[in-house]
Context: one part of a larger RNA
RNA sequence: GAUGAACGCUAGCGGCAGGCCUAAUACAUGCAAGUCGAGGGGUAGAGUGGUGCUUGCACUGCUUGAGACCGGCGCACGGGUGCGUAACGCGUAUGCAACCUACCUUUAUCAGGGGGAUAGCCCGAAGAAAUUCGGAUUAACACCGCAUAAAAUCACAGUAUCGCAUGGUACAAUGAUCAAAUAUUUAUAGGAUAAAGAUGGGCAUGCGUGUCAUUAGUUAGUUGGCGGGGUAACGGCCCACCAAGACUACGAUGACUAGGGGAUCUGAGAGGAUGACCCCCCACACUGGUACUGAGACACGGACCAGACUCCUACGGGAGGCAGCAGUAAGGAAUAUUGGUCAAUGGAGGCAACUCUGAACCAGCCAUGCCGCGUGCAGGAAGACAGCCCUCUGGGUCGUAAACUGCUUUUAUUCGGGAAUAAACCUCAUUACGUGUAGUGAGCUGAAUGUACCGAAGGAAUAAGGAUCGGCUAACUCCGUGCCAGCAGCCGCGGUAAUACGGAGGAUCCAAGCGUUAUCC
Numbered sequence: 001g002a003u004g005a006a007c008g009c010u011a012g013c014g015g016c017a018g019g020c021c022u023a024a025u026a027c028a029u030g031c032a033a034g035u036c037g038a039g040g041g042g043u044a045g046a047g048u049g050g051u052g053c054u055u056g057c058a059c060u061g062c063u064u065g066a067g068a069c070c071g072g073c074g075c076a077c078g079g080g081u082g083c084g085u086a087a088c089g090c091g092u093a094u095g096c097a098a099c100c101u102a103c104c105u106u107u108a109u110c111a112g113g114g115g116g117a118u119a120g121c122c123c124g125a126a127g128a129a130a131u132u133c134g135g136a137u138u139a140a141c142a143c144c145g146c147a148u149a150a151a152a153u154c155a156c157a158g159u160a161u162c163g164c165a166u167g168g169u170a171c172a173a174u175g176a177u178c179a180a181a182u183a184u185u186u187a188u189a190g191g192a193u194a195a196a197g198a199u200g201g202g203c204a205u206g207c208g209u210g211u212c213a214u215u216a217g218u219u220a221g222u223u224g225g226c227g228g229g230g231u232a233a234c235g236g237c238c239c240a241c242c243a244a245g246a247c248u249a250c251g252a253u254g255a256c257u258a259g260g261g262g263a264u265c266u267g268a269g270a271g272g273a274u275g276a277c278c279c280c281c282c283a284c285a286c287u288g289g290u291a292c293u294g295a296g297a298c299a300c301g302g303a304c305c306a307g308a309c310u311c312c313u314a315c316g317g318g319a320g321g322c323a324g325c326a327g328u329a330a331g332g333a334a335u336a337u338u339g340g341u342c343a344a345u346g347g348a349g350g351c352a353a354c355u356c357u358g359a360a361c362c363a364g365c366c367a368u369g370c371c372g373c374g375u376g377c378a379g380g381a382a383g384a385c386a387g388c389c390c391u392c393u394g395g396g397u398c399g400u401a402a403a404c405u406g407c408u409u410u411u412a413u414u415c416g417g418g419a420a421u422a423a424a425c426c427u428c429a430u431u432a433c434g435u436g437u438a439g440u441g442a443g444c445u446g447a448a449u450g451u452a453c454c455g456a457a458g459g460a461a462u463a464a465g466g467a468u469c470g471g472c473u474a475a476c477u478c479c480g481u482g483c484c485a486g487c488a489g490c491c492g493c494g495g496u497a498a499u500a501c502g503g504a505g506g507a508u509c510c511a512a513g514c515g516u517u518a519u520c521c
Base pairs, nucleotide, nucleotide: 001520002519003518005517006516007515008514009513012373013372014371015370016369017368018366019365020331025329026328027327029326030325031324034073035072036071039070040069043065045064046063047062048061049060050059051058052057053056080284081283082282089209090208091207092206093205094204095203096202099201100200104197105196106195107194108193109192110191112146114144115143122135123134124133125132126131152177153176154175155174158171159170160169161168162167182189183188210256211255212254217247218246219245222244223243224242225241227239228238229237259281260280261279262278263274264273265272266271286307287306288305289304290303309320310319311318312317337363339362340361341360345359346357347356348355349354376407377406378405379404387398389396390395413457414456415455416454417453421448426443427442428441429440430439431438432437465510466509467508468507469506470491471490472489476505477504478503479502480501486493487492
């Protein structure tokens, strides 16, 4: 000097930041991922119209619409934590002649004609529940064939060109394989296939990236080859066969510790230490394992199996996972509210309106830190007739300090006014106008918030402490105590004149803080 600090004493205000470092311990409760009716069958309810009649019921049309269901997209983002990991994990530099990429952008081509089901609803059954089973019936942008095949892929030959080579690139005959879904209709939106881009990812390589040698040898899918399988893709990734290799004192193997980086702290630098907050990457989601779906997961708020734990039970069987935001218990020296809003930014779905969003933006708590402001200013000597303390009893000191006089009003208090953050989407009008669409104008929308800020009122009014004073080290006397009580970072003080203990007066240093402890340089 620094800190995600804690503790002691003290405490006026504001701005900005930060806030479980320990038990990756266990979790009550609420919320944190939905959305689309312009994909579909259908439909409780509400509004409104028509018809019929029993006048409040039936049938039917339109508008709106809750909860389920099929379907689409999303749920792989965002948010959390640092257990594991000494590793191509991370950083950096490259490579893939060995790869994928939903949504988005650009380009090209296409959309012909069919089929069978199944949820829901209805009927029935089992169960305490969770839930399950059977029957009947129905739809789709759900599912499945057929046709078409520009492009693409594959097969068999070919030409040109590059490479030492396995091979790569370009062109290209023939054959084979692979598409689709509609809505509204003029446009457009959506769909299928393909190419390119963009974005995101996968894989590979060099170098760098802890401690211990009181760990010296390690390794059989091990190292390489050939052939296959598998993958989006190369590869012992996996398998059969063959060879006997591969790593290692430039530290293999083993053990211990640890997420890595940008950065942060310190230092003149070189270095040393750290990896909270913010950003990038990685890993994990009660513990261990597994795959499914999907463009993408081996998936925090998905599935299955096993285990530990908790809960419900009618004992037959079931339910659960805060290292999301709050919050609880425990642990601990120690770390906050079961708050508000989607107004902005961003995300998901939707044509849109909009819905969802504990992301985010705000507010609350805490001197935890940094920064700023204030607690008055000027005058005022009889240096008080006071008072404490000291004294050589003359006086000295607190001290311009106070009283007193004048001034100011930041802040606090009360009253009044009062923003920006908002521009879009959207709605309306208008211009171009066949439509879509675009431009222009107007309107709508603020959690924070009656906040920031501005003005007014009166009044010095509402506001100072902490540590230290032997040397290091700025600051000294008196009293008490008497190797006692005590102090102490080091040296050391205290046994009757203690500037070192305790108190007082005075002084010094910092100041809404000051000290102590811990840790790092």